[in-house]
RNA sequence: AGAGUUUGAUCAUGGCUCAGGACGAACGCUGGCGGCGUGCCUAAUACAUGCAAGUCGAGCGGGGAUUAUGCUUGAUCGCUUCGGUGAGACGGCAUAUAUCCUAGCGGCGGACGGGUGAGUAACGCGUGGGUAAUCUACCUCGUAGUUCGGGAUAACAGGCCGAAAGGCUUGCUAAUACCGGAUGAGUUCAUGCUUAUGCAUAUAGGCAUGAAGAAAGGGCUAGCCCGCUAUGAGAUGAGCCCGCGUCCCAUUAGCUUGUUGGUGGGGUAACGGCCUACCAAGGCAACGAUGGGUAGCCGGCCUGAGAGGGUGUACGGCCACACUGGGACUGAGACACGGCCCAGACUCCUACGGGGGGCAGCAGUAGGGAACUUUCGGCAAUGGGCGAAAGCCUGACCGAGCGACGCCGCGUGAGGGACGAAGGCCUUCGGGUUGUAAACCUCUGUCUGGGGGGAUGAGAACGGACGGUACCCCCGGAGGAAGCCCCGGCUAACUACGUGCCAGCAGCCGCGGUAAUACGUAGGGGGCUAGCGUUGUCCGGAAUUACUGGGCGUAAAGGGCGUGUAGGCGGUCGUGCAAGUCGGUUGUGAAAGUCUAGGGCUCAACUCUAGGAUGCCGAUCGAAACUGCAUGGCUUGAGGGCAAGAGAGGGAAGCGGAAUUCCCGGUGUAGCGGUGAAAUGCGUAGAUAUCGGGAGGAACACCAGUGGCGAAGGCGGCUUCCUGGAUUGCACCUGACGCUGAGGCGCGAAAGCUGGGGGAGCGAACGGGAUUAGAUACCCCGGUAGUCCACGCCCUAAACGAUGAUCACUAGAUAUUGGCGACAAACAGUCAGUGUCCAAGCGAAAGUGAUAAGUGAUCCACCUGGGGACUACGGCCGCAAGGUUAAAACUCAAAGGAAUUGACGGGGGCCCGCACAAGCGGAGGAGCAUGUGGUUUAACUCGAUGGUACGCGAGGAACCUUACCUGGGUUAGAACGUAUGAGCGAUGCAGCUGAAAGGUUGCAGGCCUGCGAAGGAGUUCAUACGAGGUGCUGCAUGGUCGUCGUCAGCUCGUGCCGUGAGGUGUUUGGUUAAGUCCAGCAACGAGCGCAACCCCUACCUUUAGUUGCCAUCAGGUAAAGCUGGGGACACUAGAGGGACUGCCUGCGCAAGCAGUGAGGAAGGUGGGGAUGACGUCAAAUCAGCACGGCCCUUAUGUCCAGGGCUACACACGUGCUACAAUGGUAACUACAGAGGGCAGCGACUAGGCGACUAGGAGCGAAUCUCGAAAAGUUAUCGUAGUUCGGAUUGGAGUCUGCAACUCGACUCCAUGAAGAUGGAUUCGCUAGUAAUCGCGCAUCAGCAAUGGCGCGGUGAAUACGUUCCCGGGCCUUGUACACACCGCCCGUCAAGCCAUGGAAGUCGGGGGUACCUGAAGUUCGUGACCAUAACAGGAGCGACCUAGGGUAAACUCGAUGACUGGGGCUAAGUCGUAACAAGGUAGCCGUA
Repeated sequence: AGAGUUUGAUCAUGGCUCAGGACGAACGCUGGCGGCGUGCCUAAUACAUGCAAGUCGAGCGGGGAUUAUGCUUGAUCGCUUCGGUGAGACGGCAUAUAUCCUAGCGGCGGACGGGUGAGUAACGCGUGGGUAAUCUACCUCGUAGUUCGGGAUAACAGGCCGAAAGGCUUGCUAAUACCGGAUGAGUUCAUGCUUAUGCAUAUAGGCAUGAAGAAAGGGCUAGCCCGCUAUGAGAUGAGCCCGCGUCCCAUUAGCUUGUUGGUGGGGUAACGGCCUACCAAGGCAACGAUGGGUAGCCGGCCUGAGAGGGUGUACGGCCACACUGGGACUGAGACACGGCCCAGACUCCUACGGGGGGCAGCAGUAGGGAACUUUCGGCAAUGGGCGAAAGCCUGACCGAGCGACGCCGCGUGAGGGACGAAGGCCUUCGGGUUGUAAACCUCUGUCUGGGGGGAUGAGAACGGACGGUACCCCCGGAGGAAGCCCCGGCUAACUACGUGCCAGCAGCCGCGGUAAUACGUAGGGGGCUAGCGUUGUCCGGAAUUACUGGGCGUAAAGGGCGUGUAGGCGGUCGUGCAAGUCGGUUGUGAAAGUCUAGGGCUCAACUCUAGGAUGCCGAUCGAAACUGCAUGGCUUGAGGGCAAGAGAGGGAAGCGGAAUUCCCGGUGUAGCGGUGAAAUGCGUAGAUAUCGGGAGGAACACCAGUGGCGAAGGCGGCUUCCUGGAUUGCACCUGACGCUGAGGCGCGAAAGCUGGGGGAGCGAACGGGAUUAGAUACCCCGGUAGUCCACGCCCUAAACGAUGAUCACUAGAUAUUGGCGACAAACAGUCAGUGUCCAAGCGAAAGUGAUAAGUGAUCCACCUGGGGACUACGGCCGCAAGGUUAAAACUCAAAGGAAUUGACGGGGGCCCGCACAAGCGGAGGAGCAUGUGGUUUAACUCGAUGGUACGCGAGGAACCUUACCUGGGUUAGAACGUAUGAGCGAUGCAGCUGAAAGGUUGCAGGCCUGCGAAGGAGUUCAUACGAGGUGCUGCAUGGUCGUCGUCAGCUCGUGCCGUGAGGUGUUUGGUUAAGUCCAGCAACGAGCGCAACCCCUACCUUUAGUUGCCAUCAGGUAAAGCUGGGGACACUAGAGGGACUGCCUGCGCAAGCAGUGAGGAAGGUGGGGAUGACGUCAAAUCAGCACGGCCCUUAUGUCCAGGGCUACACACGUGCUACAAUGGUAACUACAGAGGGCAGCGACUAGGCGACUAGGAGCGAAUCUCGAAAAGUUAUCGUAGUUCGGAUUGGAGUCUGCAACUCGACUCCAUGAAGAUGGAUUCGCUAGUAAUCGCGCAUCAGCAAUGGCGCGGUGAAUACGUUCCCGGGCCUUGUACACACCGCCCGUCAAGCCAUGGAAGUCGGGGGUACCUGAAGUUCGUGACCAUAACAGGAGCGACCUAGGGUAAACUCGAUGACUGGGGCUAAGUCGUAACAAGGUAGCCGUA
C1' cells in the first nucleotide's frame, strides 16, 4: 500500500466482498509448564446458610467471675499422750486496697469503606470560574474559660398481658444523659458615629450604648494527660450559582399559569417561585422550544497517517440507586444498602389474635442465558472505626483456588546418520516423493519426577495467611509433553481415488450434469502453534457523508419561474476602539494510562522512578495588518435624470378578409366519398361539382428568419386605450443604497374540476366498416365530453440548455438583430442580444469552449448502489381527481454512463452472383426403380436429418458380406506374437454322426544340415504373459471431410492517434472478376488469400517414327498400308514458340475503359481443371483407421445353420420410362472418343427365334479383342388409349453360383394397367452450354445400374435491366443484442414461499388531565384530657400538601385479527408482443 466482482473487451461512476487490528467474549477440535492480569455484558430476577460495623469499664449505675484478706461452715486427711491438735475440699458472708467479663444508660462511629448502573438528555457529567449567598464532626495553630445548683430515667426488683415479637404498670438509682442560675469576650443582634474598598445588592474594619448568650468531667506515677465550653484562623470535606461543551427523530412546531417578573411574608447553613398572598403579563422556541426514543458522564480504551469513528468492562474521579413508591427523624454530615414510619408486591413464622424479611457487600443457590469462579486462608502487610493504651472489629484488603478468557515467557530434545531401508502415495513403469525424516551412534538435562536446603516481604521489639512457596543443590533418564486451519482466484500451498447439478462447498466471484487442484477421503504441501479455526461486535481499508477530503448537462443529484423576510457574504480612502485575530507571561488541565529515558523481578508481560505531552479553559500585559464596531469622506457597484430608437411583452375594447361547415335559391345528373384494396357513409326526396345570397364559431396563409419579446409558462391578422421590462447616448443627481436568499407570497403549458355561456372545424369515450388467428388498436365513415369565452379551482410536465443566481478574468473566425458617431452609402470600431466553428483549459468520454461544462469569489437548492418506492403511514393543501413532504421490512450483486469491436435491422448508399428478369428443358400428376420417414416384426443392424440428410456411408445385401434375430456350439478362446516344455517325419485323403460348426475312426505321404545323435524351418498340444468387442462417449480427441465460398477477404511489424478497449494502414475518388491496379492520404512496408507458376484443350515449329500414317515410287488383292519402302500428312509424346491491352484512335492525372479497329489459330483471366485465406456451424464421422476414459470377460467375445437388412395402409426426396408424328415400326447406311482384357477379352465356324451353347485363332495388347456407336436415310402408320405406352400377370427357357423359395439378371411366347403434358409450388442451365443421342469403366461369380464416374456425336434460345425474392461484399446509421434477432424483453393470469400496508374488532403498555378517596409524615392551629420543682411540654383533634387506590373521557405506542391491497423471490406453466432496429403505428413525459 491494495485486491476481487457489472462488459465480448474498455474507461469512468457505483455498490457489494476480502486481506489488518481489537474483545469482559462464546462455540468446535485439541491441550505440557510458569508468571502477570481478568471473569453475570442476560433477570436492578428471587434468594437457603455463614460472615461483611463496631468500639470505649480511663463517662455511669448495676450484675457476674476470679483473686486477696477476714469471718463462718466443716466433708476429709495427718499427728496424737485419744484429751486433743494441725491442715482443710465443696460452700456462705463482708471488704476491695486487685484483676477480668459485660446486658443497660452515655460517647464516638454505623453519611466511610464495599456493590450496582435501574433511573437520569440534567448544571447529571467534563472544563473554567463565582460564593460580597454558605456550612464543615474528628484534626492543627491561637485566645479565654471549665462556677453554683436541680430534678429525673434505663438497668434492677415486684405485678400483669402475649404463642411469639414484644409491651404495660408500680418502686429504687447513676453519669461526660437532661435542666435552671451566675460570669462572659475579639460571638450574635439593634441603634448612632466613622475609615477603607468594591461588583449593583454591598463587603472588611474602628468607637460608643443596649440586649441575648457556655461548660463535664475522667485517669494518674500528683508532674501532668485525655476531655468539655465560647471564639478566631487554617486544613479537609460539602452545598449552591454561572460561561462553554455533551446522542437520534421536524413523519414532534409551537410550549408555559408558579408559568416570567415585582412587592410583602415564610423557609434554608445559604441565593432563589424554594413556598405563600397580592400585582403586572410575561417567559421559551427554527442558533430547534415542547414532545418521543435511547443512554449513567468522564480520565481513558480500541481503531486510524491524521482528522475522525466506535466504546465507557477492569483501575481512578463524579453522579444516581439500595425489593417498589412516599416520608421524615437523628446527626457536623443522610432524607441513610446491612436505621425508623407508612403504603404496595413477594416471601417466611403463627396458638390465626399477630409478627418477621430485603445479597445491586463476600462466598454460595435457583432461574434466565451462547456465556462468567471457592459457601477458601489471614488480619502478617496497606488502610479504616473505636479506645489514653493494650487491644477489639474489618469478605476493605492481602493471598490462595477454578477457567488457555487475554498478554508474556519456556518446553515437547541436540549433533551425526543412505546418491536414500520398510511402509504409504504418485508414476510416462524409467522412477519420483514422504526424506536426514526414521532406525542406529554420540550427547544434553530446561519443564516434569525423587531427595536435601530454604527466604525477602517486619527500617526498634512482638507478629508471615501466602509457604516448606519462590529460589538453590543433588539424583535419574529422551524418557511424560502437538495440535488446528487451509491448498480455484483474491491468498502462501497439488496430485490420486470416490461422487456425477447427487451428496455437498461457499467471505465475494462462484464450484458439482463421468477425466472436479473448488464436494468427500488419502498422500503431499502451506500457515500458525498450546493453541488453531468459526461466529458476533467495533474501527480500518471506505476520498462510500468528503473539516482535512467528494459531487450535481448525459452516471444519483439545479428547486418549473420570479419576488422578497431572517440569515450568510460584500466596493474605495481615512480616523478611533480592540470583540474576532496574533504574541509574551502566568494559573489550570488529579492520579493511573499513552510517549521518552533509566531501574527491579533470570528475560518478557508486569512494575518503580524521572521527564515530556495533554490541541481546551481562565488571568494579565501588548500589537493593530485583516474581519468587526463607531465615525468622516469618495464614485467605479447600484439607483435616478434627460434624449432616442426596437419589439408576436401583458390587459381591455373594436374591426377585417381567406377557408371549413350549415341554411336558402339557381344550373346540372348519377354518382360522390374513402383506401394498400375495400366497405360502412352521402346521393334520383337530386348528392358530389358549380354560381349567388345568408348564418355562425374558431384560427389568423403569405410576410416568417438558426429573427424579436418575456423571469419562466409562453407570445403571431389590423386599430385604439391602459401598462411592465430591456437597450443605446449624455455623464447631470444620490452616495454602497449591493449579491444571494431557508421559510413566506405571487405566477405557472396541456389535461382535469364547479356552475353559466358558446359550439364551425377537430375530436378521448362510444357506434359502424375494414384488417387480423384475435384487433376492445393502427386505416376509414360518423361522433359526445372537451377544445372557445367570463368567474373560481387545480399546481403538475422530458415545466429541458436534462446546465441555479450574481460578479470578475481568460486566443480567435464568421453570420445575424437593435443602437451609437456620419450628409448619405460601404468598411472598420463599440455596446446589448442571438447562432455556428474552433484555441488553451476542462472533461470518463462524447463534448464544452467569453451565452463555459475554463479560472476564481459569494449565497441557495439537491445527491450518496438497484429494486421495494414519484409507494405505505402521518401531517399540510384540494370540491374531487389528486398534489406535496416521505420511510421501513424484504430482496439483488449489481443497476446505470460514455465510448469500442462485432452481429443484427420489416435503416440508408454502392456493388456482385442463373439471385431475379428474358429464355430452353424439367420436377410436382402416371407406372416403375431407388433412398428416407412412419408402421410392422423375433430381427426388419447402424449411422447421415433445414440450406450443408434422403440413387447419402453402399464403386454391387441370395450364402458370405452382416454389425441384427432365432437356434446349436465354444471359454486362453475364431486369428496373431513371445517364452518354456512335450510330441511329430510338412501334409493329404476317406468313412461314421450332425443342419452345419463340431465330434470321432481309418489310410496314404515324406523338407534342409548331418554318418548318427542332434539341430533348424515348420506344425500340433500344454503352460505363462499378451486376447477380443461394429459395446458407450464425434460434447474428451487425431486424421479426414461438408458448408459459408473460389466469396475477396483475414492479418502482422514499425510509426502515428486515443487514458483505454481500439483506430490508422484496409477509409476516400476512380477502376477491376478480384484488398486487381492507380491517384490521394500519418502512414510506410509485409504475410496468408486473388492473380500467375501446374495439368488438359485450341494454333504453329522442332525431335522421334512402332504396333500408328500412306502423298510420291515399286509390288500385290475380290477388296484392303497387304508388302518393299517413306516422314511429307495425320497421329502418338517429348521439347519449344505464341497473347503482353504489345500496336492504332478516342477518353482519362494515372490505373484503365471503349472501338463487330488492325494483325492473329486464339483478344482482353481464350475454354476447362487442380488449387479453398483467418475463421463459422461443440456441423459429420469412435462403423474406414487411430486414440484417452468408461463398460463386457462361460460374454456385449467367438464359430455355425436358417432367417432378416428386399416387410407395406401410407408420406416425402432423387431418378427412369412415357403420354407420341421433331414420333413408333421395318429396312438400309456413314462417321467417334475414352476406356477394359489372362480364373480375362474372346475373332471366326457351327447350333438355337433368342438369352445362349459347342469348338476356338489371336492378344498381358497404338499389333488381338470387347466392337455393334446412336441420332441419320427411305418406306409405312394418320391422332386413335393407337403399330403410342409398357406396368402387371401366365407359360417356357438361358446363364452365374454349393445354392436363385423368401430374394438374381437375361431370353422367347402370351397378357397389355395407369398415363392424352400434370394444382399450389419448385429445380437446372449463359455456348460447344442447355437439350438430345449413344459408348465405356469401377465394384463384380452373377446382379436388382434407370445409380455413380467418364467419353464423344448432333447442337439451340435468351439476358431490356437491377425495382423486387435469395445469398454475399464494402461504407454508413441505430441498438436495451454479445449464446450476438432462432437475440433481448413487458404485463395480466395460474402455483409455492417471504416480509409488509389497510381492516369490524380484541389484548396490552405509556404519560398526562378532571373528579372522588387518601396512609405515614413535616408544618400550622387547637388542646376542657395528661403532666409540671423550674424551664419546657404531650396525647388527642383539625387544616394544607401527598404515596397509593378508584372513576371518566380522550391521546399515544405495540401485539393480534376473518378478510383484503399491492410488493419481492422462485430451470423449463398460460395468454398475447408493449419496448430495444424506422422494433414493423418513432419513442418518451404530464393529464383524462
Small-subunit ribosomal RNA from an uncultured bacterium, 1488 nucleotides, folded computationally.
Its mean pLDDT, the model's own confidence on a scale to 100, is 83.
It matches the Rfam family "Bacterial small subunit ribosomal RNA".